[in-house]
């Protein structure tokens, strides 16, 4: 000091002035009820204005999972169907979090992993190649059977040749072989010996792997080992499938109360079951359902925001996390509020002089915004701060 890797943190802070929104107060002021001694007074609501408090996020985001919650029957069975998959923990659950083990990648630190089954079945493996799965013979390597060419020592001759035979090539058949070429992700386990016509786990050393049996260590996955019999078995389940675990639906437009408004009519279907919220069967509840045609409202309140929530400390766990004590805790719009402008502060950065210290000027910047709440994933992204680890180099 430089290059890697694994996190935390913050997302400006204070003033002043304009603005928008909820609540609260108060003023005027309409309107409706009350109630009067008829002047009025007091309530509620709607409009304006003034005071006063609060008034987005680390991802409010995509809505991809899981869960509170509210209706569906106090949500019931089965089938289909979907989701999940190493192994143990957490947790309200989860496809998320620790820790772990196996593979793989990296000198490390650490990352990565859609990680169950492939000896239940059944399908598929492009091009390429002779064959893609108990599968194959393209080249090569051997034996054999015909056919030719040459060569050869003997054989028989009427010397002119003639049958046979073998040895080298060469053509054609048959049949053996997976050692060797060659193709391919992928081709029947490697190496070295026997062996053999030529070869081959055929066979035998020693090595890899896989399964049976078993010993020991772990809660488990799994690990370290012994033995046995040549056993050598392709891949693919993000193909059907098999196995184990879980999962009723549909969602705050849920769901309910109040207030207003209008006008129904006609077909069809139905207790020999309508409809009850995705499929089908069962069960359980029982009278509406469906079309078309016209007519209407589309307001207001509840749900609604304090929670499996959050800091901090003991304790318990390796951790996730869980438990006890204690602190703080003020968005609730409904067409959608949360902005914007000026000043100071000063953290890091940019420029520019300057050898340097230093000085001047410049920038608050992305991304994006609550709509019932949570826990996660994932995904966008900014001026920055800051930890821990490992690797190299220097120097002491």
């Nucleotide at each position: 000091u430089g290059g890697g890797u694994c996190g935390g943190c913050a997302a400006g802070a204070c003033g002043g002035u304009c603005g928008c929104g909820u609540c609260a107060u108060u003023c005027g002021u309409u309107u409706g009820g009350u109630u009067u001694u008829c002047g009025g007074a007091g309530c509620a609501a709607g409009c304006g204005g003034g005071u006063g408090c609060c008034g987005a996020g680390g991802a409010a985001c995509g809505u991809c999972c899981g869960g509170g919650c509210u209706c569906c029957a106090c949500a019931g069975a089965g089938c289909a169907g979907g989701a999940u998959g190493g192994u143990g923990g957490g947790u309200a659950a989860c496809a998320c979090c620790c820790a772990c083990c196996c593979g793989g990648g990296g000198c490390a630190a650490c990352c990565c992993g859609c990680g169950a089954g492939a000896c239940a079945g059944u399908g598929c493996c492009a091009c390429a190649g002779a064959a893609a799965g108990u599968a194959g013979a393209c080249c090569g390597c051997c034996u054999u059977c015909g056919g030719u060419g040459u060569c050869g020592a003997g054989c028989c001759u009427u010397c002119g040749g003639g049958a046979a035979c073998g040895g080298c090539g060469u053509c054609g058949g048959a049949g053996g072989u997976a050692a060797g070429g060659g193709u391919g992700a992928a081709a029947c386990g490697g190496u070295g010996g026997u062996g053999u016509a030529a070869g081959a786990g055929a066979c035998c050393a020693c090595c890899a792997g896989a399964g049976g049996c078993u010993a020991g260590g772990g809660u488990g996955a799994c690990c370290u080992g012994g033995u046995c019999g040549g056993c050598u078995u392709g891949g693919u389940a993000a193909a059907c499938c098999u196995c184990g675990u879980c999962c009723g639906g549909a969602g705050c437009a849920a769901g309910g109360u109040c207030a207003g408004a209008c006008a129904g009519a006609a077909a069809g279907c139905g207790u020999u079951g309508a409809g009850g919220c995705g499929g089908c069967u069962c069960g359980c509840c029982g009278a509406g359902c469906u079309u078309u045609c016209g007519g209407g409202u589309a307001g207001a309140c509840c749900g609604c925001u304090a929670g499996a929530g959050g800091g901090c400390u003991g304790c318990g766990g390796c951790a996730a996390c869980g438990u006890a004590g204690u602190c703080a805790c003020g968005a609730g719009a409904u067409a959608g509020a949360u902005g914007g402008c000026c000043g100071u502060c000063g953290a890091c950065g940019g420029u520019g002089u300057g050898c340097a210290a230093a000085c001047a000027c410049c920038u608050g910047g992305a991304c994006a915004g609550a709509a019932c709440c949570c826990g996660g994933c994932g995904u966008a992204c900014u001026a920055g701060c800051u930890g821990g680890c490992c690797c190299a180099u220097u120097c002491c």
This is a predicted structure of a 396-nucleotide RNA (Bacterial RNase P class A) from Cryobacterium glaciale. Its Rfam family is "Bacterial RNase P class A". About the family: Ribonuclease P (RNase P) is a ubiquitous endoribonuclease, found in archaea, bacteria and eukarya as well as chloroplasts and mitochondria. The source organism's lineage runs through Bacteria, Actinomycetota, Actinomycetes, Microbacteriaceae and Cryobacterium.